This is a predicted structure of a 1480-nucleotide RNA (small-subunit ribosomal RNA) from an uncultured bacterium. Its Rfam family is "Bacterial small subunit ribosomal RNA". The RNAcentral record of the sequence draws on ENA.

[in-house]
RNA sequence: AGAGUUUGAUCCUGGCUCAGAACGAACGUUGGCGGCGUGGAUUAGGCAUGCAAGUCGCACGAAUCCCAGCAAUGGGGGAAGUGGCGUAAGGGGCAGUAAGGCAUGGGUACCUACCCGGGGGUUGAGCAUAGCCUGUAGAGAUACAGGGUAAUUCUCGAUGAUGUCGCAAGACCAAAGCUCCGGUGCCCUCGGAGGAGCCCAUGUGGUAUUAGCUAGUUGGUGAGGUAACGGCUCACCAAGGCGAAGAUGCCUAGCGGGUGUGAGAGCACGACCCGCGCCACUGGCACUGAGACACUGGCCAGACACCUACGGGUGGCUGCAGUCGAGGAUCUUCGGCAAUGGGGGAAACCCUGACCGAGCGACGCCGCGUGGGCGACGAAGGCCUUCGGGUUGUAAAGCCCUGUCGAGGGGGAGAAAAGAGCAAUCUUGAUCUAUCCCUGGAGGAAGCACGGGCUAAGUUCGUGCCAGCAGCCGCGGUAAGACGAACCGUGCGAACGUUGUUCGGAAUCACUGGGCUUAAAGGGCGCGUAGGCGGGCUGCCAAGUCCGGGGUGAAAUCCUCCAGCUUAACUGGAGAACUGCCCCGGAUACUGGAAGUCUCGAGGGAGGUAGGGGCGUACGGAACUGGUGGUGGAGCGGUGAAAUGCGUUGAUAUCACUAGGAACUCCGGUGGCGAAGGCGGUACGCUGGACCUUUUCUGACGCUGAGGCGCGAAAGCCAGGGGAGCAAACGGGAUUAGAUACCCCGGUAGUCCUGGCCCUAAACGUUGAGAACUAGGUAGUAGACUUGACAUGGGUUUACUGCCGAAGCAAAAGUGCUAAGUUCUCCGCCUGGGGAGUAUGGUCGCAAGGCUGAAACUCAAAGGAAUUGACGGGGGCUCACACAAGCGGUGGAGCAUGUGGCUUAAUUCGAGGCUACGCGAAGAACCUUAUCCUGGGCUUGACAUGUGCGAAAGCGCUCGGAAGUAGCUUACGGAAACGUGGAGCGAACGGUAUCCAAUCCGGAACCGAGCACAGGUGCUGCAUGGCUGUCGUCAGCUCGUGUCGUGAGAUGUCGGGUUAAGUCCCAUAACGAGCGCAACCCUUGUCCUUAGUUGCCAGCGGUUCGGCCGGGAACUCUAAGGAGACUGCCGGUGAUAAACCGGAGGAAGGUGGGGACGACGUCAAGUCAUCAUGGCCCUUAUGGGCAGGGCUACACACGUGCUACAAUGGCCAGUACAGAUGGUUGCCAACCCGCGAGGGGGAGCUAAUCCUGCAAAGCUGGUCGUAGUCCGGAUCGCAGUCUGCAACUCGACUGCGUGAAGUCGGAAUCGCUAGUAAUCGCGAAUCAGCAUGUCGCGGUGAAUACGUUCCCGGGCCUUGUACACACCGCCCGUCACACCAUGGGAGUGGGCUGCACCAGAAGUAGGUUGCUUAACCCGUGAGGGAGGGCGCUUACCACGGUGUGGUUCAUGACUGGGGUGAAGUCGUAACAAGGUAACC
Repeated sequence: AGAGUUUGAUCCUGGCUCAGAACGAACGUUGGCGGCGUGGAUUAGGCAUGCAAGUCGCACGAAUCCCAGCAAUGGGGGAAGUGGCGUAAGGGGCAGUAAGGCAUGGGUACCUACCCGGGGGUUGAGCAUAGCCUGUAGAGAUACAGGGUAAUUCUCGAUGAUGUCGCAAGACCAAAGCUCCGGUGCCCUCGGAGGAGCCCAUGUGGUAUUAGCUAGUUGGUGAGGUAACGGCUCACCAAGGCGAAGAUGCCUAGCGGGUGUGAGAGCACGACCCGCGCCACUGGCACUGAGACACUGGCCAGACACCUACGGGUGGCUGCAGUCGAGGAUCUUCGGCAAUGGGGGAAACCCUGACCGAGCGACGCCGCGUGGGCGACGAAGGCCUUCGGGUUGUAAAGCCCUGUCGAGGGGGAGAAAAGAGCAAUCUUGAUCUAUCCCUGGAGGAAGCACGGGCUAAGUUCGUGCCAGCAGCCGCGGUAAGACGAACCGUGCGAACGUUGUUCGGAAUCACUGGGCUUAAAGGGCGCGUAGGCGGGCUGCCAAGUCCGGGGUGAAAUCCUCCAGCUUAACUGGAGAACUGCCCCGGAUACUGGAAGUCUCGAGGGAGGUAGGGGCGUACGGAACUGGUGGUGGAGCGGUGAAAUGCGUUGAUAUCACUAGGAACUCCGGUGGCGAAGGCGGUACGCUGGACCUUUUCUGACGCUGAGGCGCGAAAGCCAGGGGAGCAAACGGGAUUAGAUACCCCGGUAGUCCUGGCCCUAAACGUUGAGAACUAGGUAGUAGACUUGACAUGGGUUUACUGCCGAAGCAAAAGUGCUAAGUUCUCCGCCUGGGGAGUAUGGUCGCAAGGCUGAAACUCAAAGGAAUUGACGGGGGCUCACACAAGCGGUGGAGCAUGUGGCUUAAUUCGAGGCUACGCGAAGAACCUUAUCCUGGGCUUGACAUGUGCGAAAGCGCUCGGAAGUAGCUUACGGAAACGUGGAGCGAACGGUAUCCAAUCCGGAACCGAGCACAGGUGCUGCAUGGCUGUCGUCAGCUCGUGUCGUGAGAUGUCGGGUUAAGUCCCAUAACGAGCGCAACCCUUGUCCUUAGUUGCCAGCGGUUCGGCCGGGAACUCUAAGGAGACUGCCGGUGAUAAACCGGAGGAAGGUGGGGACGACGUCAAGUCAUCAUGGCCCUUAUGGGCAGGGCUACACACGUGCUACAAUGGCCAGUACAGAUGGUUGCCAACCCGCGAGGGGGAGCUAAUCCUGCAAAGCUGGUCGUAGUCCGGAUCGCAGUCUGCAACUCGACUGCGUGAAGUCGGAAUCGCUAGUAAUCGCGAAUCAGCAUGUCGCGGUGAAUACGUUCCCGGGCCUUGUACACACCGCCCGUCACACCAUGGGAGUGGGCUGCACCAGAAGUAGGUUGCUUAACCCGUGAGGGAGGGCGCUUACCACGGUGUGGUUCAUGACUGGGGUGAAGUCGUAACAAGGUAACC
């Protein structure tokens, strides 16, 4: 510091996601040790049990106990109680609280127990009461009555000032003792310290879909109350106070120091620790006290729980442990007061779940370990493999070492300070430990996640859109680096991942630091309030601002340095910092304040100018429609074509007159005016603004503008008029599959006027207003100045309206003095797409509806600009048998053939628009032939290969057999394959042996068994190679360098011409080049040369008349080599070019004709069945072989053909002329036989020699005479021929007989531009035989092309695009189904709350005629008084209740739309001119 993800690709906008850090965490897997931290975040839910606040006998009486003593008495302890101090601290929690809080800085009307310091005092009396005793009631808690008692309890008196009050006089106020006699308490008062109280300023969440709130409310006077100020409370008076700088309401929340993150600014948070606040079962209340309205005090009410004898009582873990519940989730019912601290005490001491420690939890941070060195045969095993090897891997084993941690045992500092005692001296450690020694032995100690990209790290197998993964993009449909496993690797490591949350990245709320023409975003326009901002000069003030100083900013934290634990975490010390607030002093440039002045901003005056600016009144002509009348006579009107409609009751047309309403032709123009909406005949009236000139006046009077007010097209609404034309709705006619549309005929609201509403538009320049500055050029509108004798002219300048364009800006398109440039001021608005401008609330409106305006849920995009393609029922240019012009066909018939379908045991497989269908198949009776079917048979097989290792031995794929053996012939069974103790014949090579080898040996071959393997026309053409089709013989497709562009890309290749052609020329930021085109190749057309047999024969001779022979080499021909054609020449056109047109010559003329040749690519086109090949599958079968059948079936449909329908013909007779082939398993002559197919025959020919082989149409003559025929030949019968092992299924041909459909073919459709179409025959391949097919060959031999409007296809340029799987594209809405969230909803149930009222516990305050009363006063006393208590009562008030509102949550039959879902239905709205341009 960035990265992934929108696209075919690009740039931008923009969201989503990831990498980082952190946590009081949780979950999963795993888990050795230690140190330091940390641990109920949820139900402020309920709690069993124990403990958490007591202490003082030096305040008091005392039950009772102990010791001494006979006792008196003395000493000691001491329950319960009185009294004092404490219990308001410490500890816990964060419910409430948006201010009675907190933070920072100030202030003072106030109080302060214990502590410190100063001054003074401590006197005299009295009455009670608990405990205790007796009694009563009760289950008990407890209560009551009587008796009696002490004090540092209580009461009164005295003394009282330096105290308080008061102007003063004056008034008022205290105490407590105990004692060991040392002290220690107590009281008054002043001061201090520390601690409270109160007040002020500033800061401290969200929401305006909360805009008004407030009666003690704001202030005053007086009084009360308080420690104290104060409406704190009350009486009276006044009517204030708060609020857009956000009152009031609602929601949320303890605040700070700080913590996390971040470069910072910020953002989020407020665990542990520290400060402050608040709370203590819930609500209320006071008492006591220095302090409380009191966590372990009281009273009342309520809920809950417990006890109960049912009468009544008791309780409050948000203290430490612990328990239940809820929860994803958070510990021990531990030890000790040894330390630190607190309470009480004179002290010892007691108490202390504060605290110190331990326990549990990898919850976090930090540290250590799980061993170290050597060790190659690179062991075994695993995994992969191209089978060679690689990898795991020095890893292991093995050898040599070490000893941390843990385990067992033993020592051992320190936390200790203090206390007691005259002293010596004695006593105190909960936790347990740093550390050291010994024993032993590598022994007890490694996992987790990941490996497609982001992101470090890959292979194999399994699976087969399944199972699954996934943070985003996305993987998985048979070769998955993405699923699962294995091996290997990568990362971290006692942990590692996942989930959640926060910050970061995110400049993605932008203060630092963003935007608004088209991406989200400028308010429809103006006026103007608050506010913000504001011209020049002068001095003054000093609020902002700046400087210096002072105070404060707690500690901890963070940072730096140093230090202590072996290190670190952790801890200590010092410093820095705490960016802040306050006070004092100073400065005065800028801003500000108050004051003066100026004219350039702004405004006024004067003189002019232009204008569809606005409002009103009046008038005008043309057109239109209606009416009346005339002429006229059959149609008019309308459309793509029609029809509805109008018309003989007279339309349309035409003439005259008349009525009515609306709109104003020409001028008219990127011309004018207006703020916008908008404004167009003419005249007049009223009226707003602008501009120019003058520089006369005022003197900053200005700009913007939240709210507010006004204006605001069209449509729409209300009321009243008006209504010619037009025209939603509606009716009819068409169109259509439908047509609630487009087209046509009608037609009502409305459009018009007056008044009143509505308030929205793609209200757009998609560009807020104002000011200043920053190149030019050009055109227009309205002025002014100047030059000039005049003028159509030239120059200067202001305002406005356009176009082009520099710099700059911009993602680009573009913009560019009319900014989208450079700056300033103010306002409005935006923050991913959808949901949605929807719901709800509010508000406006008569309504329609407007303004304001969400969320749930859902997606990973949505979008802008530009690029390349593709496409368009877009445009331009252009080509082609594409159309047109012609000729002949197909589609109808019969047959042949292929395909579909159907059938079948099987009808093997493939090919499927063009580009499958007489295609693979150049030839299925068997064979062919196949996983086609049926049947029966074979299993190392019909076919191939086992040869290297080692130093050597040895093994030879392994084992066995084998001389009448292998093989051949034959026999039997069988349909054959095949099987079988049958029979016969019968081996080759090398060696050995004196000769002789089938016999011996050896190998090879062979046989049998076995192992590897063979084999597969089995699957996948969507794993592939190769080959092929098609666009298309169309003219295109690219590259290098340069240049342009941020880039994809562009340029070149575009433009002007031209061509069959990206062919060539010219022009040109391009210059060149490559693959294509063309040419080079073959063939054909002319000529020449060479050659002359088997071919030829002009001339010569011979002749049996046949180039037959001699001969010839001229010609034809053959087949080799050359020549020839190049727009070369001429004329014209053209730009002088390229080229085109015409002509000459020539056999041939502009590519002479034909062929071969097919660019980059497209169609996942075709082929795994030509072949090859990856993977998968079969292995006594999906392999191999055999027989028979099938591929030939047949209601039907289609393609391709043949033959016809006849007279340009059929038939009969005669007669003429080819080319190119093929031939020895062959072609087959002559001759003979047969009506014929054919048979016999055998000459010749391995071919310019012989054969196929008579070419046919044609020509000549005859006949038929328009008919289902002398046309046509299907079908069928009989008889034959040939091939072949075999023609039944299922061949071809022949003869005789039979004689079907068919009389030229609907819609539609095919081929062909010249030796072509048409027509005629001939040959060949395949092949035993079988052609109407295919491939070739020649004969005869046309017609037409004006032309490019249209149909199909192609090329180039351009345009639009929401397409890119590219129009067979994309995509919209209803309906149907499933799921999800949400609105409405008769209502229903909760929470909170306002108002009015009832009620009124406890308590406090007031009153009090009842009851009662120790202290004080009067009184001898009785008694009385003062004062108090109880009771009653008044005020306040909690709970509770009634009524009526508000708000919020949940729920609700039904209902509305919305979202999502691979395949549903209906249409085709949008994207191209999207087929009616789209949109608001």